[in-house]
């Protein structure tokens, strides 16, 4: 240089193919039982879907450019 492939909540990940309310575990914050933790159980909060642009009534999802990180060819 070329090609693939990952990039989403503090952490691990789904959804992306087939546009249509942004999600789960895990962790945080409060309550609820306890003498008190710990479990359990109910509640919040917590996103630029890497960035930018385009198509669409609508885009995390199509489509172009670009950044980071691995792989792999030269």
């Nucleotide at each position: 240089g070329g090609u693939c492939a990952u990039g989403u909540a503090g952490c691990u990940c789904a959804g992306c193919c087939u546009g249509g309310c942004a999600g789960a575990g895990c962790g945080a914050a409060g309550g609820u039982u306890u003498u008190g933790u710990a479990a359990a159980c109910c509640u919040u909060a917590g996103g630029u879907c890497g960035c930018g642009g385009g198509u669409u009534c609508a885009a995390a999802u199509c489509c172009c450019g670009u950044c980071a990180u691995g792989a792999c060819c030269u």
Molecule: transfer RNA
Organism: Candidatus Nitrosocosmicus sp.